[in-house]
RNA sequence: GAAGCCCGCCAGGCCGCCGCUGGUGCAAGUCUCGAAAGAGCGCACUGGAGGAACGUCCGGACUGCACAGGGUAAGCGCAGGAGCUAACGGCUCUCCACCGUGAGGUGAGGAUCAGAGCAACAGAGACGAGCCUAUUUAAGUUAGGGUGAAACGGGCAAUCUCUGCGCGCAGCAACACCAAGUAGGCCAGCGAUGAGGCGACCCGCUGAGCUGGCGGGUAGGUGGCACCGAGCCGCACGGGCGACCGGCGGCCCAGAUUGAUGGCGGUCACAUGCCGGGCAACCGGCAUGCACAGAAUCCGGCGUAUCGGCGGGCUUCACAC
Numbered sequence: 001g002a003a004g005c006c007c008g009c010c011a012g013g014c015c016g017c018c019g020c021u022g023g024u025g026c027a028a029g030u031c032u033c034g035a036a037a038g039a040g041c042g043c044a045c046u047g048g049a050g051g052a053a054c055g056u057c058c059g060g061a062c063u064g065c066a067c068a069g070g071g072u073a074a075g076c077g078c079a080g081g082a083g084c085u086a087a088c089g090g091c092u093c094u095c096c097a098c099c100g101u102g103a104g105g106u107g108a109g110g111a112u113c114a115g116a117g118c119a120a121c122a123g124a125g126a127c128g129a130g131c132c133u134a135u136u137u138a139a140g141u142u143a144g145g146g147u148g149a150a151a152c153g154g155g156c157a158a159u160c161u162c163u164g165c166g167c168g169c170a171g172c173a174a175c176a177c178c179a180a181g182u183a184g185g186c187c188a189g190c191g192a193u194g195a196g197g198c199g200a201c202c203c204g205c206u207g208a209g210c211u212g213g214c215g216g217g218u219a220g221g222u223g224g225c226a227c228c229g230a231g232c233c234g235c236a237c238g239g240g241c242g243a244c245c246g247g248c249g250g251c252c253c254a255g256a257u258u259g260a261u262g263g264c265g266g267u268c269a270c271a272u273g274c275c276g277g278g279c280a281a282c283c284g285g286c287a288u289g290c291a292c293a294g295a296a297u298c299c300g301g302c303g304u305a306u307c308g309g310c311g312g313g314c315u316u317c318a319c320a321c
Base pairs, nucleotide, nucleotide: 001317002316003315004314005313006312007311008310009309010308012268013267014266015265016264017263018262020048021047022046023045024044025043026042029041031040032039033038050292054303055302057301058300059299060298061297062171063170064169065168075167076166077165078164079163080094081093082092083091084090095109096107097106098105099104110162111161115160116159117156118155132145133144134141135140175223176222177221178220185214186213187212188211189210190209196206197205198204231251232250233249234248235247237246238245239244270289271288272287273286274285275284276283277282
């Protein structure tokens, strides 16, 4: 210098104007919406997407239902060994196999002792044992020859199966509470000897409900739910090869329910193209672009998408000393 391998990180910066939404403080009206439950309105300060918030594939927390305890069976899943973890099908170290010159990468790596199933082409014959050729009179024999990946001896468990281990079911639309309707239910009383209605009363007309109480749900609302937590950040700390564990210090960090986290302008970066200048490095101007994507109960993983950029370690080859 070229070509690679493995990790880690960033995901445009700043300013102005206009908005949206959570929290806290102050301040409100016998305020507004609503039958109620409950919600809303002002000012100030302050918080406001991601490395994948995505797919919803795996594992948990949490909640309800089921369940005395133990065992067996079915179903589903996992599979070298040792560990990490709340748990896992995740991760780490390691053995083995394969790929790569190498750094490294990949692995669907328990068992053919039980039972069953399977094997293109070639070959007489492919899971059954036999015998095409050979030998022999025949029976018999498999030592030799031929085919093939494989021929009385094996392979495949990514075919069923067996072994070991694990697993109750459903999911925040879970679940808990409050709670309308001229929706509906139950009970009691009255009612064709006329309830109730037609505005009080009378007459008249009509003709089957009326009154009271109770409890459950639906619409709607609130909580769950924004979390002191398997929490986040840092360490020139300790243990461990490592995943990880411990210690110390600091922090409190989005949260709606038509669903906030945005829009516009300016400027500076970055990339590409064009033009001009310059021997060149480069400088100036103009235009365009600036990814994937976006919380919805929360957490740990895996998988997938991603313009572009930065840093570190290592390998092979070539050259120079």
Notes
A computed fold for a 321-nucleotide RNA from a Pseudomonadota bacterium, annotated as Bacterial RNase P class A. A source record names the gene rnpB. The sequence is in RNAcentral, with records from ENA. The prediction has a mean pLDDT of 77. Its Rfam family is "Bacterial RNase P class A". By type it is a ribozyme. The model forms 95% of the base pairs in the Rfam consensus.